[in-house]
RNA sequence: CCCUGACAAGGGCAAACUCAUUGAAAAAUGACGACGCAAAAUCACAGGUCUAAUGUUUAACUUUACACGAUGACGGCUGGAUUUCCAGG
Numbered sequence: 001c002c003c004u005g006a007c008a009a010g011g012g013c014a015a016a017c018u019c020a021u022u023g024a025a026a027a028a029u030g031a032c033g034a035c036g037c038a039a040a041a042u043c044a045c046a047g048g049u050c051u052a053a054u055g056u057u058u059a060a061c062u063u064u065a066c067a068c069g070a071u072g073a074c075g076g077c078u079g080g081a082u083u084u085c086c087a088g089g
Stems, first nucleotide, its partner, number of pairs: 002089004012037002018031005035076001041082003045079003048074003055068002058065002
């Protein structure tokens, strides 16, 4: 440096639920709590998924419904990039 990875050691992160705050929402942050994770560390570049505000279309009528649609979100969806403890080869 590369590959592999526990039944080792030291450990690390923290799902769902609940509460508070922010947000149109998805969701995020913090606390609680552990479902799991050998990169469940960092990054929205590619794909995918979620939401659908401003906006646009159509219909109905003074107010509503349908559809489209990220510029929003998800890294614990996949790929990719960067960094990395231990052990074995």
Molecule: c-di-GMP-I riboswitch aptamer
Organism: Lentibacillus sp. JNUCC-1